[in-house]
RNA sequence: UCUGUAAAAAGCAAACCUGGAGCAAUCCAGGGACGCAAAACUACGGGUCCUCAUUGAGUGGACAGCCGGGUUGCCGAAA
Numbered sequence: 001u002c003u004g005u006a007a008a009a010a011g012c013a014a015a016c017c018u019g020g021a022g023c024a025a026u027c028c029a030g031g032g033a034c035g036c037a038a039a040a041c042u043a044c045g046g047g048u049c050c051u052c053a054u055u056g057a058g059u060g061g062a063c064a065g066c067c068g069g070g071u072u073g074c075c076g077a078a079a
Base pairs, nucleotide, nucleotide: 003079011036012035016031017030018029019028020027021026034065040071041070042069044068045067046066047063048062049061050060052058
C1' cells in the first nucleotide's frame, strides 16, 4: 500500500401511523425501524407501476430500497 466478514463512530430509513401535495403511480414533513457501504447522486439499458389516448404503435409521468451501467465515497481488528 492492497484485500479485509470483527469492533467502534457517524449516516440513511422499509412496513405502518398522522398531516399535507397530486387524477394516480408516488412525493414532502413528523413519528417509527425492516433493513443498508453505497439504501449517496444519476431514469442511460432492462423492468414494474400510474395517467391520457386507444387497441396499431404510442403520450406524459413515478420508482435509484427491482436488476445492470456511470460518477463520487466512511471506518479498518485478526489474517
About this RNA
This is a predicted structure of a 79-nucleotide RNA (c-di-GMP-I-UAU riboswitch aptamer) from Oryzomonas sp. Rfam family: c-di-GMP-I-UAU riboswitch aptamer. For this family Rfam cites "Bioinformatic analysis of riboswitch structures uncovers variant classes with altered ligand specificity" (Weinberg et al., Proc Natl Acad Sci U S A, 2017). The model forms 95% of the base pairs in the Rfam consensus. Its mean pLDDT, the model's own confidence on a scale to 100, is 82. The sequence was found by an Rfam model in a public genome assembly.